Context: one part of a larger RNA
RNA sequence: GGACGAACGCUGGCGGCGUGCUUAACACAUGCAAGUCGAACGGGGAGUUAGCAAUAACUCCUAGUGGCGAACGGGUGAGCAACGCGUAGACAACCUACCUUCUAGCUGGGGACAACACCGCGAAAGUGGUGCUAAUACCGAAUGUGUUGCCGGGAGUGCAUACUUCCGGUAAGAAAGGUGGCCUCUAUUUAUAAGCUACCACUAGAAGAUGGGUCUGCGUCUGAUUAGCUAGUAGGCGGGGUAAAGGCCUACCAAGGCGACGAUCUGUAGCGGGUCUGAGAGGAUGAUCCGCCACACUGGGACUGAGACACGGCCCAGACUCCUACGGGAGGCAGCAGUGGGGAAUAUUGGACAAUGGGGGGAACCCUGAUCCAGCCAUGCCGCGUGUGUGAAGAAGGCCUUUUGGUUGUAAAGCACUUUAAGCGAGGAGGAGGCUACCGAGAUUAAUACUCUUGGAUAGUGGACGUUACUCGCAGAAUAAGCACCGGCUAACUCUGUGCCAGCAGCCGCGGUAAUACAGAGGGUGCAAGCGUUAAUC
Numbered sequence: 001g002g003a004c005g006a007a008c009g010c011u012g013g014c015g016g017c018g019u020g021c022u023u024a025a026c027a028c029a030u031g032c033a034a035g036u037c038g039a040a041c042g043g044g045g046a047g048u049u050a051g052c053a054a055u056a057a058c059u060c061c062u063a064g065u066g067g068c069g070a071a072c073g074g075g076u077g078a079g080c081a082a083c084g085c086g087u088a089g090a091c092a093a094c095c096u097a098c099c100u101u102c103u104a105g106c107u108g109g110g111g112a113c114a115a116c117a118c119c120g121c122g123a124a125a126g127u128g129g130u131g132c133u134a135a136u137a138c139c140g141a142a143u144g145u146g147u148u149g150c151c152g153g154g155a156g157u158g159c160a161u162a163c164u165u166c167c168g169g170u171a172a173g174a175a176a177g178g179u180g181g182c183c184u185c186u187a188u189u190u191a192u193a194a195g196c197u198a199c200c201a202c203u204a205g206a207a208g209a210u211g212g213g214u215c216u217g218c219g220u221c222u223g224a225u226u227a228g229c230u231a232g233u234a235g236g237c238g239g240g241g242u243a244a245a246g247g248c249c250u251a252c253c254a255a256g257g258c259g260a261c262g263a264u265c266u267g268u269a270g271c272g273g274g275u276c277u278g279a280g281a282g283g284a285u286g287a288u289c290c291g292c293c294a295c296a297c298u299g300g301g302a303c304u305g306a307g308a309c310a311c312g313g314c315c316c317a318g319a320c321u322c323c324u325a326c327g328g329g330a331g332g333c334a335g336c337a338g339u340g341g342g343g344a345a346u347a348u349u350g351g352a353c354a355a356u357g358g359g360g361g362g363a364a365c366c367c368u369g370a371u372c373c374a375g376c377c378a379u380g381c382c383g384c385g386u387g388u389g390u391g392a393a394g395a396a397g398g399c400c401u402u403u404u405g406g407u408u409g410u411a412a413a414g415c416a417c418u419u420u421a422a423g424c425g426a427g428g429a430g431g432a433g434g435c436u437a438c439c440g441a442g443a444u445u446a447a448u449a450c451u452c453u454u455g456g457a458u459a460g461u462g463g464a465c466g467u468u469a470c471u472c473g474c475a476g477a478a479u480a481a482g483c484a485c486c487g488g489c490u491a492a493c494u495c496u497g498u499g500c501c502a503g504c505a506g507c508c509g510c511g512g513u514a515a516u517a518c519a520g521a522g523g524g525u526g527c528a529a530g531c532g533u534u535a536a537u538c
Stems, first nucleotide, its partner, number of pairs: 001538002006534005013384006020376001021342001026340003030337003035068003040065002043062008075295003084220008094212002099208007107141001109139002116131006148171010177200006221267001223265001228258003233255001235253002238250003270292004274285004297318005320331004348374001350373003356370001357368004387417004397408004421479001423474005431465001434461004438456006482527005487508003493522005503510002
């Protein structure tokens, strides 16, 4: 000199854009943070219409069964010195829901369990028995051309146990409907059903995309006052297991494997892109943002699932907290706010789904503390302002003085102007692209229905921020300057007080009666809504 997630002292006008528990991975009151689908299903409730009523139709809501999601998004850095991360490769050893493309198919049955009803148990959390019932829930059956797996053989490619293709044999495995529209064909006149058709789903398979899994070379802090470490240990064979190679696991064989190129042990630590500094080499660092990893009260375990060994799921154990009728139960903020505690120290129990994105849904839409915004803090960077011009009687006052004057100082006053920002008033973009209705065209179709695609002008609808940005008008210098320093380094000097005292100090050093070094004052210097100090870093 730079730099900071900073803190402290004094001071403090406005705006834009960022940042904001570095400490106790300490404990948490309260609210919210993951739901959605009635176009899968049977019930229940409410309303409207028709009807004397029973009831029927329609609309809305919903606990339950069922589907998808909840493995994303969000947080934290405790652990981890490791194939964890980074980089370069490999899988001839692998998986992949939703999405895209393609192929083939969607036949016909059955038995339950919730909800519900009734009867209980319990303080509660909750739970038992009996009975009824639906499905895109569950379980058999039929079909298997093709596809798929396995075995054998031929050909081609390949270093290879592999791939491609052909032939033969063998084995396994499917299914579910829903919504809208129509009456052309078939059955009767209409209606309706069958039927047809569109969309959304479903089953099996192939390919792609995306996301993952595994393996390997190299790199990745400190200590030798840690020198030996290792029995599933290093390897082989058989078997098991996994989506998948492998001591991953197991029986047997055999005695290996690692290590001064630092094994093992110990300490410390998430890693990287980056960030800071530096001419560079390097050093330090890993907040915010992005990628990866790990964790979710502590330890262990599996279940479900395409995917977890699962932050707001389950089971067991432990510590802690809470409820209890003492029999038994409930909980997990390292999500967003917020509280206590710790600390030098770090914010609102805010608004909205308008935009972007995500989940569900055919859609309307619902959910979303992701996100977008607002609030707080000079915490950082950047910008602006606190007036401008004129004004010598060089006023008064202060300070100094050789008592003449010097200085503060054009500074003020006075005069003449301006009005940024703040204030008040008025206007006012953009973030909104779309979507719906209407008209037209095309595709599909038996069809002028329906549905999908696309074009057009008109109408309607949707903004949290927001009293938005911005523009115009109004009034008036009006509302807005401090902090540190002045012995040398280092820009800036005198007086008074004090008298090795009180004190200063980054280093050298000042202070014991004339202190430019302490304290105050006047003056000056440097920065400026900041200025200094401290910590850590180059």
This is a predicted structure of a 538-nucleotide part of an RNA (small-subunit ribosomal RNA, 5' domain) from iron-reducing bacterium enrichment culture clone HN132.
The coordinates come from a structure-prediction model, not an experiment, and the mean pLDDT is 83.